[in-house]
RNA sequence: UAGAGUUUGAUCCUGGCUCACCAUGAACGCUGGCGGUAUGCCUAACACAUGCAAGUCGAACGGGAAUCCUUAGGGAUUCUAGUGGCGGACGGGUGAGUAACGCGUGAGAACCUGCCUCGAGGAUGGGGACAACAGCGGGAAACUGCUGCUAAUACCCAAUAAGCCGAAAGGUAAAAGAUUAAUCGCUUCGAGAGGGGCUCGCGUCCGAUUAGCUAGUUGGUGGGGUAAGAGCCUACCAAGGCGGCGAUCGGUAGCUGGUCUGAGAGGAUGAGCAGCCACACUGGGACUGAGACACGGCCCAGACUCCUACGGGAGGCAGCAGUGGGGAAUUUUCCGCAAUGGGCGAAAGCCUGACGGAGCAAUACCGCGUGCGGGAGGAAGCCCUUUGGGGUGUAAACCGCUUUUGUGAGGGAAGAAGAUCUGACGGUACCUCACGAAUCAGCCUCGGCUAACUCCGUGCCAGCAGCCGCGGUAAGACGGAGGAGGCAAGCGUUAUCCGGAAUUAUUGGGCGUAAAGCGUCCGCAGGUGGCGAUUCAAGUCUGCUGUCAAAGUCCAGGGCUCAACUCUGGGAAGGCAGUGGAAACUGGAUUGCUAGAGUACGGUAGGGGCAGAGGGAAUUCCCGGUGUAGCGGUGAAAUGCGUAGAUAUCGGGAAGAACACCAGUGGCGAAGGCGGCUCACUGGCUCGGUACUGACGCUGAGGUGCGAAAGCGUGGGGAGCAAACAGGAUUAGAUACCCUGGUAGUCCACGCCGUAAACGAUGGAAGCUAGCCGUCGGCAAGUUUACUUGUCGGUGGCGCAGCUAACGCAUUAAGCUUCCCGCCUGGGGAGUACGGUCGCAAGAUUAAAACUCAAAGGAAUUGACGGGGGCCCGCACAAGCGGUGGAGCAUGUGGUUUAAUUCGAAGCAACGCGCAGAACCUUACCAGCCCUUGACAUCCCGGUCGCGGCUUCCAGAGAUGGAAGCCUUCAGUUAGGCUGGAUCGGUGACAGGUGCUGCAUGGCUGUCGUCAGCUCGUGUCGUGAGAUGUUGGGUUAAGUCCCGCAACGAGCGCAACCCUCGCCCUUAGUUGCCAGCAUUCAGUUGGGCACUCUAAGGGGACUGCCGGUGAUAAGCCGAGAGGAAGGUGGGGAUGACGUCAAGUCCUCAUGGCCCUUACGGGCUGGGCUACACACGUGCUACAAUGGUGGUGACAGUGGGCAGCGACACAGCGAUGUGAUGCUAAUCCCUAAAAACCAUCUCAGUUCGGAUUGCACUCUGCAACUCGAGUGCAUGAAGUUGGAAUCGCUAGUAAUCGCAGGUCAGCAUACUGCGGUGAAUACGUUCCCGGGCCUUGUACACACCGCCCGUCACACCAUGGGAGUUGGUUUUGCCCGAAGUCGUUAUCCUAACCUUUCGAGGAGGGAGACGCCGAAGGCAGGACUGAUGACUGGGGUGAAGUCGUAACAAGGUAGCC
Repeated sequence: UAGAGUUUGAUCCUGGCUCACCAUGAACGCUGGCGGUAUGCCUAACACAUGCAAGUCGAACGGGAAUCCUUAGGGAUUCUAGUGGCGGACGGGUGAGUAACGCGUGAGAACCUGCCUCGAGGAUGGGGACAACAGCGGGAAACUGCUGCUAAUACCCAAUAAGCCGAAAGGUAAAAGAUUAAUCGCUUCGAGAGGGGCUCGCGUCCGAUUAGCUAGUUGGUGGGGUAAGAGCCUACCAAGGCGGCGAUCGGUAGCUGGUCUGAGAGGAUGAGCAGCCACACUGGGACUGAGACACGGCCCAGACUCCUACGGGAGGCAGCAGUGGGGAAUUUUCCGCAAUGGGCGAAAGCCUGACGGAGCAAUACCGCGUGCGGGAGGAAGCCCUUUGGGGUGUAAACCGCUUUUGUGAGGGAAGAAGAUCUGACGGUACCUCACGAAUCAGCCUCGGCUAACUCCGUGCCAGCAGCCGCGGUAAGACGGAGGAGGCAAGCGUUAUCCGGAAUUAUUGGGCGUAAAGCGUCCGCAGGUGGCGAUUCAAGUCUGCUGUCAAAGUCCAGGGCUCAACUCUGGGAAGGCAGUGGAAACUGGAUUGCUAGAGUACGGUAGGGGCAGAGGGAAUUCCCGGUGUAGCGGUGAAAUGCGUAGAUAUCGGGAAGAACACCAGUGGCGAAGGCGGCUCACUGGCUCGGUACUGACGCUGAGGUGCGAAAGCGUGGGGAGCAAACAGGAUUAGAUACCCUGGUAGUCCACGCCGUAAACGAUGGAAGCUAGCCGUCGGCAAGUUUACUUGUCGGUGGCGCAGCUAACGCAUUAAGCUUCCCGCCUGGGGAGUACGGUCGCAAGAUUAAAACUCAAAGGAAUUGACGGGGGCCCGCACAAGCGGUGGAGCAUGUGGUUUAAUUCGAAGCAACGCGCAGAACCUUACCAGCCCUUGACAUCCCGGUCGCGGCUUCCAGAGAUGGAAGCCUUCAGUUAGGCUGGAUCGGUGACAGGUGCUGCAUGGCUGUCGUCAGCUCGUGUCGUGAGAUGUUGGGUUAAGUCCCGCAACGAGCGCAACCCUCGCCCUUAGUUGCCAGCAUUCAGUUGGGCACUCUAAGGGGACUGCCGGUGAUAAGCCGAGAGGAAGGUGGGGAUGACGUCAAGUCCUCAUGGCCCUUACGGGCUGGGCUACACACGUGCUACAAUGGUGGUGACAGUGGGCAGCGACACAGCGAUGUGAUGCUAAUCCCUAAAAACCAUCUCAGUUCGGAUUGCACUCUGCAACUCGAGUGCAUGAAGUUGGAAUCGCUAGUAAUCGCAGGUCAGCAUACUGCGGUGAAUACGUUCCCGGGCCUUGUACACACCGCCCGUCACACCAUGGGAGUUGGUUUUGCCCGAAGUCGUUAUCCUAACCUUUCGAGGAGGGAGACGCCGAAGGCAGGACUGAUGACUGGGGUGAAGUCGUAACAAGGUAGCC
């Protein structure tokens, strides 16, 4: 020392990305009241107009000008161009260059130092010039030439002498005066202070895809040079010097105090302030000077700009302002020298864009304000709402108060030192009074992270977004609004740094599987190292000293009203250097030791290596014999071989390669690897006991070896196998898998290559830390055919502690420690490009970036899935019976058609489904005609007392409208047409909608599935998701039960409880029944209630009994007993947690949206009934197990008053007419049909009945579109149905009829009912579905999953590329400015010397020559940037193409 989001269905871990914090010389957007203090070109070291930024001294000097005075001689004052002095080397700016003694820090010796301070001396005597000025010239200008005059604190000589040089002798060697008379100067020496130059130790960025660099280079000697050491320079001599502790080269960069951040260690940074350095248009150079190689000096070269009379000149804002330009972006052409400081001066003073101030900018920090108190269960507006209300909100209004700020007025500083005088700021700060809440709030956010929520709009659009992600009609994520949260004169955004990030890990990480151990050994350097003693004191520890400027940070005080800001004082870590001490540890030295390591001796084991000789089996080939038609091969085949004799078999021969059994989680080796037998040579391990050496050890960057397979070179060899290749199959294709062949290769020798999933995915060495069980090699002991025990070394299994994310590891560690090496830092791009090295090549090694993604990944969990496994079930298959698919018709659907053919249902689980019944109605659809508060509900107003019912007429298709007549004439009452009720008319709220959304919903339903499952509590295990329970052994229809078990219990399911059928009993007998009695045509009646039956209640069945089996259990087996029924007795109802965004907004309900003279309502007619066609479900058939005719036996559910309708009559019949009975155990529907008898005799028929014609019946307002039925006539297809497919396991299938609901009428459908009444099941391999366990997984919208590569298209970055074009740098040569230095025989020359006075000498200057030398030129090299036809791969991109490689045994296991 704070964390959070994001990989998953969920979990733990690894790991990246992102966020919250702080900071800034900032910029941008919106907004903006005041003050204080700071800060303000980060970009173009780009170019600069204009002004200013360094002058001063007349007390150094000669002149000049002006003014004043004058005794007219002159004097005074002021100003000044020039000579001279000092200063222009400071102050100010900038950060281009520089990776360096540049900077920082600490030392050092061979130096210089104007002005200043202190001390000691001196200042004597001479001399000659040059500016100014005057005259004459040149030039456009800048400027300048010649001649002449002149002063000095300008210049020169001599003297003097401390000093300096020299061993000495000796040599050398200074000065200046001025004035106001008190000072200021001048010169020499010594010292100081401060300043500067030089040297050294240490520290100071990145790159090795920069590994070698260096000729003045390294050293020496002589000489030169400097203030001073030095290759600093030069000549000669030597051959050194630097470098893996990173030289050289390339890139980048001013360094520091500090600043920001951070817990710290660190990381980043170097604005302002302060120290140092460097630079001044670019490059070079020197001069002057104490000091410069000089920002506002000089010379030269170059670029640029300006002036020009074209001859020639001028310039340098990286000083302050300011301009243009660049840029996201950075101020006034301000005031003043009043203060501080600087220059000059004796001073006054002058100068000072240093500085002090003001201005501009919210750029930053700090402070203040925009009011304060009261004021409603709470105005209005706005927003929300469940319409009740809630929010804004004491907020406002309103009342009271105050006046910071503001405005006005008055007063008014400090800053001034130094007696007077002197203030830019500035009438500023501050104080007082007056006025009046008066002048003053915004910005961002509100899905999570992250404080803050609703409505409307929008509808994957518009948009948002830091990450995750929002938006496809109910968006808390977009836009607006209301509200809320945060901060506040600011708020957000962007950029950048640190932090979080332990995400480069020193503090403080890792490497079996997540990224990561070199394939392996040896080994130089390096790192590291056993036991004892002595010593040194390098590391280490400790005391003291010096230093680390100031400012800053920290602490304590003080001053501005506070704060920011600032002043004063104080101090610590920590660094470097010096010095004193300590001696445990590390280190150095010395001396010992034997436990590490090694050597000698004696044994053992071994596919360790290398080379030679020889062996047998097998394969193939060749020769010969026997022998005949096939062989071979496969899932099945074919290609192939074979009648020219194969395969098979026997004999003989040849060749090459590999060595069965033994053989083993056995052996050996460093690894790769090593396997028949034997001989020679040879490496290593190991054991034993003794002796010796004496730390000789470990590791190991670079480096050297070895190194499977494949591949390469040369030469051999070649039996088998076998890339490529060919053929045959397979397939949609099949450049594969399978088959037949077959070449390199595989083998040998020599030489390369140097890589592998070179794996234990685990570097080496040493020590320590429970065990048990195997096995190999040795030794010892004990007992003895063989074992046991101990021990050393190997090699395995299990397992504790410990470790680990988990899996797992566990004395052979992945445990606990030490040492050394290698390696990792998100995925992709990529082990790729470029460069280097190696290689014959293939390629290997070293090894990036742009760009792109928010993941990629490890282990484990739960599911799902598998052309994985095991167990089990189901009419799932099989065994059977009957169907569908073919025909005709019915019905539903699709499609088509239509004005409309209303809508929904869509694999199973839509399709005789919603529809338990469309002529009108239904009806939702279409056309037309009508209504608009409406067909229906509530409220309000007005009228009426109604309303309503019936009849008739007119118009109309009807709705509707109009007219007439008849019946009826409300209730309460306070007595008021007051109230209620009804109705008519009106107004608006509203009604209404089968309009949309079943992906907003409730409810209901389907389905997996009546499958046996689904869960919970507590406990336990696991970091966790989760597991356990629920798994296991049995068993069951069943998670049914039993046993076992870290589980023990429980719930929803199963079962049972419920209904029904089957047996019995009891109760009760009418409408039911009739044994006995009586009676009748008749259970008709009397009688009875035994029986049947009815309908209420009970009983009964429980594996209870027996035998066997099983584990003595649960259970199972038995043509067992008993029983009506036997192992759930049959059937029904009953449907767990959940799945399918399954179905339904058109049953109903309902959110939201939409329509409102219509998407509502009424009516007439039409449509839902269409018809080339396709599908589903059915009916009837194809016939003799049948048709037809006849006879007339036996049911059970049910239904019935707007009904069932007996019976009688009429009709061929449907049916009609009349009508008993029955509101039903009473009457009716009601005839049951298959059955039985006769006939038909295999044919499109006496089968089949479609279709059509004619005539009828019934229902109904109405049968045209469009009902059902009857009679007669007609008599289609169809002769058992392709691929495929459905139902059913017993009273079932099949077959036969009956009833009911719906309904006026209409049934092949649906729901029920009974009659007749089978066959088959070996069994669980296979198909389908399901359950449990297990396994793999890259799946989790879960295999209808996931996912790979080419191609096509678009975009992006990048490599190569004939080249082209820049930049930087370098080598050689040429040219060679300025300038220093050197030389000089030419020219010139005041001071000094000599002099014969003519001159000469010394010295100086000019010129010339020489060395060096910038820029430039020529040629070459290196590095790097841009660009380039074409080209290579890479990345990204909702719905492109081709295939299916991988994930399951992924359908040929995968991978290197």